[in-house]
Context: one part of a larger RNA
RNA sequence: UGACGGGGGCCCGCACAAGCGGUGGAGCACGUGGUUUAAUUCGAUGCAAACCGAAGAACCUUACCUGGGUUUGACAUGUACGUGUUACUAUCUGAGAGGAGGGGACCGCUUCGGUGGAGCGUACACAGGUGCUGCAUGGCUGUCGUCAGCUCGUGUCGUGAGAUGUUGGGUUAAGUCCCGCAACGAGCGCAACCCCUGCAUCCAGUUGCCAUCGGGCGAGCCGGGCACUCUGGAGGGACUGCCGGCGACAAGCCGGAGGAAGGUGGGGAUGACGUCAAGUCAUCAUGGCCCUUAUGUCCAGGGCGACACACGUGCUACAAUGGCCGGCACAGCGGGAAGCGGAGGGGCGACCCUGAGCGGAUCCCUGAAAGCCGGUCCCAGUUCGGAUUGCAGUCUGCAACUCGACUGCAUGAAGUUGGAAUCGCUAGUAAUCGCGGAUCAGCCAAGCCGCGGUGAAUACGUUCCCGGGCCUGUACA
Numbered sequence: 001u002g003a004c005g006g007g008g009g010c011c012c013g014c015a016c017a018a019g020c021g022g023u024g025g026a027g028c029a030c031g032u033g034g035u036u037u038a039a040u041u042c043g044a045u046g047c048a049a050a051c052c053g054a055a056g057a058a059c060c061u062u063a064c065c066u067g068g069g070u071u072u073g074a075c076a077u078g079u080a081c082g083u084g085u086u087a088c089u090a091u092c093u094g095a096g097a098g099g100a101g102g103g104g105a106c107c108g109c110u111u112c113g114g115u116g117g118a119g120c121g122u123a124c125a126c127a128g129g130u131g132c133u134g135c136a137u138g139g140c141u142g143u144c145g146u147c148a149g150c151u152c153g154u155g156u157c158g159u160g161a162g163a164u165g166u167u168g169g170g171u172u173a174a175g176u177c178c179c180g181c182a183a184c185g186a187g188c189g190c191a192a193c194c195c196c197u198g199c200a201u202c203c204a205g206u207u208g209c210c211a212u213c214g215g216g217c218g219a220g221c222c223g224g225g226c227a228c229u230c231u232g233g234a235g236g237g238a239c240u241g242c243c244g245g246c247g248a249c250a251a252g253c254c255g256g257a258g259g260a261a262g263g264u265g266g267g268g269a270u271g272a273c274g275u276c277a278a279g280u281c282a283u284c285a286u287g288g289c290c291c292u293u294a295u296g297u298c299c300a301g302g303g304c305g306a307c308a309c310a311c312g313u314g315c316u317a318c319a320a321u322g323g324c325c326g327g328c329a330c331a332g333c334g335g336g337a338a339g340c341g342g343a344g345g346g347g348c349g350a351c352c353c354u355g356a357g358c359g360g361a362u363c364c365c366u367g368a369a370a371g372c373c374g375g376u377c378c379c380a381g382u383u384c385g386g387a388u389u390g391c392a393g394u395c396u397g398c399a400a401c402u403c404g405a406c407u408g409c410a411u412g413a414a415g416u417u418g419g420a421a422u423c424g425c426u427a428g429u430a431a432u433c434g435c436g437g438a439u440c441a442g443c444c445a446a447g448c449c450g451c452g453g454u455g456a457a458u459a460c461g462u463u464c465c466c467g468g469g470c471c472u473g474u475a476c477a
Base pairs, nucleotide, nucleotide: 001477002476007472008471009470010469011468012467013466015462016461019425020424021423022422023421026316027315028314029313030312031311032310033309034307035306042053043052064302065301066300067299068298069297070296073126077125078124079123080122081121082120083119088103089102091100092099093098106117107116108115109114128291129290131289132288133287137285138284139280140279141278142276144274149188150187151186152185153184154183155164156163157162168179169178170177194268195267196266197265199236201234202233203232204231205230208226213223214222215221239262242256243255244254245253246252305444318418322377323376324375325374326373327372328371334365335364336363339358340357344353345352346351384415389410390409391408392407393406394405395404431454432453433452434451435450436449437448
C1' cells in the first nucleotide's frame, strides 16, 4: 500500500422487515441441458447463459446432413490469346442445378481494311472459406454500478515503498456543500446544460367549437369565427427566492405561505479509473494457422421442429369481486400505396365479391377491453377449465406430408391455489384490462418494444440475510 475476517464504528440500496402479486404443482408455448439422429448447424453457461444472437427456420434464410453437379469458380481486379458475338428466347434431357443445342449479329471511332470497349471462351496471377485461435487483436457489449468514487501538478513529510491533499467536525442523493487542517490548486466522475411530461402566456390556425350569429330533419354538415380543446414553435415559471424554528453567526435540516408544481417536481438519455485473460474471429474489421477439383461453390430433398427425461422464462387456468347472453359507454401510441381498405352484398364463421376514400391532425386500420345496466348459472370437475383428438373449411404462398395461422361442428384431458425453496414491486408504482408497432407473403408472438384505461396495500425499524461506500485495529502478501 492492498486484500481479507463468522473484528469494531458510521451510512446506503425493494437488502431484510411490513405489504401486494407471483414462480416452484397442472396443461400448453418458447429457450436450454441431456439423449437420439445421416444431420438434429454454430455461439451464449452462477449473479451478468437459458422468448439470449434470432425485430419472423415450410423452400429461401442455412452456416448442418444425404444425394446430384461444378472447377478462374456464385463475387473482385489485372495480364495474354481467341471470339459470326450481347440482351432475350424455342427445343431435348434432368428432381433441380446443370448438360446438349437452334434462333437472335451490342456500343464508340472509321480511310470501310480495321480498331477500341462491354460480353463470352481459354490460360495464368488470384478469388473464396459462417474453417481454427475472443488466451494474438480492433471495434462493440455485459457486469460491479448512477455505486461515489478514481487520479494529477506543485509544495511538505518519510532513507524508501509511500503519505499528505481525499483524513477530521457537520451536511448531502452525491469527494454535495460548509468549517477546520501542510497543504494549495486542478482533471475524469456527481450535479447542471439535452429530450419527454406537469402550469399559464404569446405567435399560428382546412383538427376543434352552437362558445356566439345564420342555414339545415339530422351530423361541425354548410356559411362564418380562432374564444376554448388541440396541434407545434417561442420565451416564462422553482431559485431553499420569502416567513418561522433548529444549527457554529456556516453548509444545511424541519415547518409554513404563495404556487400547476416544490427543495434533484416525475421519467429518460448520460455509465469515471478500473475488475472479470467476462462475451463476441458467426455483424464487421484483422495478425497467425489451415483448406484450395475442395473446409470453395450451385442444386434437390431432408434437418435446425427428433423425445424416457431435467432446468429456465412465459401463457391459460383451477372459478361466483366469476362464466355465459343481450344492451350502452370512454383512450392513447402508432401504421398504411405491390399498402390501409369504409359503406353495400354473400357466408354461422375464418373469409369472400365489389371497390368509395386516403401518401393521410381531413380517409382507413379502429366495434378498445376491463367497465356500466339487465338476465342466467347456484358451488358442481360444473354453463369452471380448455389441452387433446376427429371431421369440414378459410387464407398466405410455386408448394402447408415432414412443418403455417385461423374458422365451424364434435370431443372434452390435467387442474379444486401448488413441498423444500424462490422472484418482482415504494405510486399513477404493483396488480389488472385491452390497443399499436417493428420483423413479416404467411406465421408457430403466449416473445419484444411502446401506448393508454381501472388502480391499491405497506415501510415500526436496521438486530439479521445479500450487495455496496467511508474510517479504524490486526493475523496475511
This is a predicted structure of a 477-nucleotide part of an RNA (small-subunit ribosomal RNA, 3' major domain) from an uncultured Synergistota bacterium.